[in-house]
A computed fold for a 105-nucleotide RNA, annotated as SAM riboswitch aptamer (S box leader). Its Rfam family is "SAM riboswitch aptamer (S box leader)". Its family is annotated with regulation of gene expression in the Gene Ontology. It was read from a public genome assembly, where an Rfam model found it.
RNA sequence: GCCUUAUCAAGAGUGGUUGAGGGACCGGCCCUGUGAAACCCGACAACCUGCCCCGAGGGGGUAAGGUGCCAAUUCCGGCAGCGCGUAUGCGCUGAGAGAUGAGCG
Numbered sequence: 001g002c003c004u005u006a007u008c009a010a011g012a013g014u015g016g017u018u019g020a021g022g023g024a025c026c027g028g029c030c031c032u033g034u035g036a037a038a039c040c041c042g043a044c045a046a047c048c049u050g051c052c053c054c055g056a057g058g059g060g061g062u063a064a065g066g067u068g069c070c071a072a073u074u075c076c077g078g079c080a081g082c083g084c085g086u087a088u089g090c091g092c093u094g095a096g097a098g099a100u101g102a103g104c105g
Stems, first nucleotide, its partner, number of pairs: 002105001003103006013041001015040003021031003025078004042070001044068001047066003050062005074097001079094006
């Protein structure tokens, strides 16, 4: 990186170092010297493992280990269908794309 599968409306810092970018892509719209990204610490969460409990092919708890995550619904849209509207559009549903875990070779 490909494939399978589950989830994506909740949650999380007045910390330290450092110093200009960041929100995948495209279009928007935003965040950012009142400090971006990155690293450290801390928190959040509970996908996998471990441990504990129970009415046990399951459920609950815990948070030690492996990940993850900590502006905005995955920030919104990008394709299709349906509804509304004279119309630029708006709403809903589903795909697609993406992210993360676990698994397969």